Small-subunit ribosomal RNA, 5' domain from an uncultured prokaryote, 530 nucleotides, folded computationally.
The RNAcentral record of the full RNA draws on ENA.
Context: one part of a larger RNA
């Protein structure tokens, strides 16, 4: 000198864009953060209101609505944190002839015929148990099998050769589901969303390998599933991954092992560069979700707002027993030098579900707070000497603050008031019209044109008019380094100080004042890095 997720002191006008618990991965009240589908399925209220009434009630609408239940898809994404981890965790480059991939796209082939339940519901006060009833795209057989799989037999191809690709014969075991709409001559057909078996793609993942990846040798030896083999098991898949048996190996001064520290990177800061430091915000990867362990479901988890067990902690209890997990968004308490609102909206972007309308979304978009940072603007401009008053200094002549003020003439950024007022909106759906392919036709598909509708921010940004210099300057320093000096007070005291050093009676170094210098809505100090 530069930089900062900064803090502290003094001061503080505005706007834009960013950033905001660096400390105990401490404990958490409350609300919200993951639902959706009635075009899979059965069932199905009430309030209220209308009518009738024998005044007890009944019927209709509400409404096939709400709340529940079965079932499907999604809760493995998105969001948070950095505890652990010195590791194929990460970076980079390869390998998989050793692998998986829901939804999506394309292609091929199918969707036949049956069965028995568990819920919801009813009964018994609640829970539980029991009894009874019922549906499905839930569940289970049967038939069929283009592919695919497996077994046996037997061929071909190759930059890649361990389980790769292509084609063949025989045999075996294996699939499925319907909903809605249109037409109709009532047989059926068609459309659309789905379902099943395969192949390819895309996307996402998994495993292995080369190289790189902090400090300590005042850590020198470490290792029995350890190192390798055979066989088997497990896995999507290779492999001591696991097991049985066999052998005695494997790593290490090119630093094993141990200990300490630490998420890694793109990047960021600094520097002429080489390098050094760092990993907050944004992006990629990893790990974690009160602590430890475990599996289930599923295409995918060993799962933050799922399950089970153990533990600590906390809460409720009728004492028998239960419940919970903010390192999601706000917020609270303690901790700390220190870090924000228990806000608005799904309008946009994106995500989940749904044919769709739509619903959900503390992701996101916005608003609020904070000079925390960067950038921009303003606090007025011109003129004005009698160099006014006043302050300070003085050699008492004067000098200086100083064109500074006042005064005169202007301007109105900003401020205040009034008026106007956005872009961000593209859709989807719906309505109207037309074209194209296909079809017996109609829905439907696809394309084009027109119309309707949708804004949290926000009456915000911005624009116009009016008023009036009106609403707006501080902080630090002034001995040398280092730009900027005098007076008074104090008297080795009080104090200053980054280093050298000032202060013991004329202190340019302490305190105050005037003046000056520097930066400026900031200025200094402290801390850290280069």
């Nucleotide at each position: 000198g530069a930089a900062c997720g900064a803090a502290c002191g003094c001061u503080g006008g505005c706007g834009g864009c960013a950033g905001g618990c660096u400390u105990c991965a401490u404990a958490c009240a409350u609300g919200c953060a993951a639902g959706u589908c009635g075009c899979a399925c059965g069932a199905g209220a009430a309030a209220g209101u209308u009518c009738c009434u024998u005044c007890g009630g009944g019927a209709g609408c509400a409404a096939g609505u709400a709340c529940a239940g079965u079932g499907g898809c999604g809760g493995g994404c998105g969001g948070g944190u950095g505890a652990g981890u010195a590791a194929c965790a990460g970076g980079u480059g390869g390998a998989u002839a050793a692998c998986c991939u829901a939804c999506c796209u394309c292609u091929c082939g199918g969707c036949g015929g049956g069965g028995g339940a568990c819920a919801a519901c009813a009964g018994a006060a609640a829970c539980g148990a029991c009894u009874g009833c019922u549906a499905a795209u839930a569940c289970c057989g049967c038939a069929u099998a283009c592919g695919a799989u497996c077994a046996u037999c037997a061929g071909g191809c190759u930059a890649u050769a361990g389980g790769g690709c292509c084609a063949g014969a025989u045999g075996a075991g294996g699939a499925a589901a319907g909903g809605c709409g249109c037409u109709u001559u009532c047989a059926a057909g068609c459309g659309u969303c789905g379902c099943c078996g395969a192949g390819a793609g895309a996307u996402g993942g998994a495993u292995c390998c080369g190289c790189c990846c902090c400090g300590c040798a005042u850590u020198a030896g470490c290792u029995a599933g350890u190192u390798g083999g055979u066989g088997a098991g497990a896995u999507a898949a290779u492999a001591g991954c696991u097991c049985a048996c066999c052998a005695a190996g494997g790593c290490u001064a090119c630093g094993a092992u141990g200990c300490g520290u630490a998420g890694c990177c793109g990047g960021a800061c600094u520097g002429a560069g080489a390098g050094g430091u760092u990993g907050g915000c944004c992006g990629g990867c990893c790990a974690c979700a009160c602590u430890g362990g475990g599996a289930c479901u599923g295409a995918g988890a060993c799962a933050c707002g799922g399950c089970c067990c153990a533990g600590a902690c906390a809460c409720c209890u009728a004492c028998g027993g239960g419940u919970g997990g903010c390192a999601g968004c706000a917020g609270u308490a303690g901790g700390g030098a220190a870090u924000a609102u228990u806000g608005g909206a799904c309008a946009a972007u994106g995500g989940g579900c749904g044919c769709a309308a739509g619903c959900c979304u503390g992701a996101u978009c916005c608003a609020g707070c904070c000079a925390u940072g960067c950038c921009g603007c303003g606090u007025g401009g011109a003129u004005g000497a009698c160099g006014a008053a006043g302050g300070c200094c003085u050699u008492c002549g004067g000098g200086u603050c100083g064109u500074a003020a006042a005064g005169u003439c202007c301007u109105u950024u900003u401020a205040u008031a009034a008026g106007g007022g956005a872009a961000g909106a593209a859709c989807a759906c719906c309505c109207c019209g037309g074209g194209u392919a296909g079809g017996a036709a109609a829905u439907g598909a696809u394309c084009c044109g027109g119309g309707u509708c949708u804004g949290a921010c926000g009456g915000u940004a911005c624009c116009u008019u009016a008023u009036g210099a009106a609403u707006a300057a501080g902080c630090a320093a002034c001995g040398g380094c280092u730009a900027a000096c005098u007076a008074c007070g104090u008297g080795c005291c009080a104090g200053c100080a980054g280093c050298c050093g000032c202060g013991g009676u004329a202190a340019u170094a302490c305190g105050u004042a005037g003046g000056u210098u520097g930066c400026a809505a900031g200025c200094g100090u402290u801390g850290u890095u280069c």
The coordinates come from a structure-prediction model, not an experiment, and the mean pLDDT is 81.